Context: one part of a larger RNA
Molecule: large-subunit ribosomal RNA, domain I
Organism: Thermoplasmata archaeon
RNA sequence: CUGCUUGGGGGAUGGUUUGGCUUGGGAGCCGAUGAAGGACGUGCCAAGCUGCGAUAAGUCUCGGGGAGGCGCAUGGAGCCCUAGAUCCGAGAAUUUCCGAAUAGGACUUCCCGUCGUAAGACACUCCGUAAGGAGAGGGGACCCAGGGAAUUGAAACAUCUUAGUACCUGGAGGAAAAGAAAUCAAUCGAGAUACCGUUAGUAAAGGCGAUCGAAACCGGUAUAAGGCAAACCGAAUGCCCCAUAGUAAUAUCGGGUAGAUGUGGAGUUAGGACCUCCUUCAAUACCUACCAGACGAAUCCUAAUCUGAUUGAAAGCAGAGCCAGAGCGGGUGAUAGCCCCGUUGGAGUAAGUCAGGAGGUUAUGAGAGGAGAGUUCCAGAGUAUCGUGCGUCGUUUUUCGCGCGAGAAUAUGGGUGGCACUAACAUCCAACCUUAAAUACAACCCAAGUCCGAUAGCGUACAAGUACCGUGAGGGAAAACUGAAAAGCAACCCGAAAGGGUAGUGAAAAGAGCCUGAAACCAAGCAGUG
Numbered sequence: 001c002u003g004c005u006u007g008g009g010g011g012a013u014g015g016u017u018u019g020g021c022u023u024g025g026g027a028g029c030c031g032a033u034g035a036a037g038g039a040c041g042u043g044c045c046a047a048g049c050u051g052c053g054a055u056a057a058g059u060c061u062c063g064g065g066g067a068g069g070c071g072c073a074u075g076g077a078g079c080c081c082u083a084g085a086u087c088c089g090a091g092a093a094u095u096u097c098c099g100a101a102u103a104g105g106a107c108u109u110c111c112c113g114u115c116g117u118a119a120g121a122c123a124c125u126c127c128g129u130a131a132g133g134a135g136a137g138g139g140g141a142c143c144c145a146g147g148g149a150a151u152u153g154a155a156a157c158a159u160c161u162u163a164g165u166a167c168c169u170g171g172a173g174g175a176a177a178a179g180a181a182a183u184c185a186a187u188c189g190a191g192a193u194a195c196c197g198u199u200a201g202u203a204a205a206g207g208c209g210a211u212c213g214a215a216a217c218c219g220g221u222a223u224a225a226g227g228c229a230a231a232c233c234g235a236a237u238g239c240c241c242c243a244u245a246g247u248a249a250u251a252u253c254g255g256g257u258a259g260a261u262g263u264g265g266a267g268u269u270a271g272g273a274c275c276u277c278c279u280u281c282a283a284u285a286c287c288u289a290c291c292a293g294a295c296g297a298a299u300c301c302u303a304a305u306c307u308g309a310u311u312g313a314a315a316g317c318a319g320a321g322c323c324a325g326a327g328c329g330g331g332u333g334a335u336a337g338c339c340c341c342g343u344u345g346g347a348g349u350a351a352g353u354c355a356g357g358a359g360g361u362u363a364u365g366a367g368a369g370g371a372g373a374g375u376u377c378c379a380g381a382g383u384a385u386c387g388u389g390c391g392u393c394g395u396u397u398u399u400c401g402c403g404c405g406a407g408a409a410u411a412u413g414g415g416u417g418g419c420a421c422u423a424a425c426a427u428c429c430a431a432c433c434u435u436a437a438a439u440a441c442a443a444c445c446c447a448a449g450u451c452c453g454a455u456a457g458c459g460u461a462c463a464a465g466u467a468c469c470g471u472g473a474g475g476g477a478a479a480a481c482u483g484a485a486a487a488g489c490a491a492c493c494c495g496a497a498a499g500g501g502u503a504g505u506g507a508a509a510a511g512a513g514c515c516u517g518a519a520a521c522c523a524a525g526c527a528g529u530g
Stems, first nucleotide, its partner, number of pairs: 001528008014515001015481002019452002021449006028441001029138002037098003040053003044076002048072002059092006068080003104111002113122003124135004142173001143171005153160001157207001183190002194221004205211001225434003228380001232265002236263001237258005243252003271378003274374001275372006281365001285361004290357002293354003299347003305320004321338002323327001329341003385406007413429005468475002488514001491502004
């Protein structure tokens, strides 16, 4: 040096899964009754996590459950429990300090008042005559609104594009927004909105460059409509307090107060009011002492197997049976329908919720429905519309909005019909408000998977947004596996100890960073050769 062997070293590979990822479904707001999120405490011994709050791994009541329990966490000590503990569910009590943080203050999770015996009260803004009430902050994404880039593309760049995107701000909800035609359509007709498909990369826009880019019809999902202002009537009305009746809705007496700058009734586009006539006695609103029911927490019941040999261990093998609305799945000393948990199929309930019956209230009135007549009255104004300048839109002279300047009509009226104007025709009724579902999201809960299986899958299967880094905004890891059971190696020998040798446990040392245990790398021995 080469080869082989035996070890060390290292942690690949195989196997496993407590965790992820994705999809589907469910449920969907919390907060001055002090949230979300933190700080500090709290245990017999207590550093971390979890729980809890000076009543501090907990207190009380009710329900469930039925033998052990005092969290992760396997030790010592000491307690609790069939007079029913621990545990599970529901409700209540307590709940330090900071935090919207709210008596005042603060760079300080701290300081410091007034009133009151104490408990406690004392911020600001808004609403309300008052009594009293509301708001504030947080929330993963989704939603609406107000502001609003640039990189980029145009092979440069300025209009344009990126894009009304990113980002900032405000606001709301479990969804939000939109929404019951001054809409479409085209001589036929449709009949609120939203979403999906299509129309269609079409019409249109565009240094007509790059690019951009609809709508109606049609096919589906889901379907729902209502209320004011006014005409007419004119206090017939509302609210607060007290009392009475009632479970309540509500009714009534009394007092106060709001209200003629109009409470209340009627009425709202099949227009209505006003007038005449006829018919009728009530709801789809509200309440629940009563009746029966469904849903509803923890929870409960639920079939059927034995023997033999092998083995450390039987569920595998052999033999003989059984159940099945249950042979999904998991566990048990190897692979179990019949050992255990379950599964399947059933049962049950508190608070509470829902719909129904029955009864009651609004409610004999300004009540409800219908028909008819009309040279009566009403039907949203700095609005419609026009000019001009900007922004925006596919919107083309024909989108929507804003600034400035002009500025109508009144149903015999007005808007629209993608240039303007005229006449017809068609269609609708602006300048007030509300509105479920179909739709979006995925923080939370459940289930599933042709997904991943520890360099994968979330950054995190472990004390993970931890350790650590940074003044800070912020960045951000590594790290799973003894065994069926600790049976976790008593005792002896060497040694200061570590460690080793016997011995013992175990199926096997698998002997603690302990399943398997590859390669690199290191050493020793043997063989060959120099």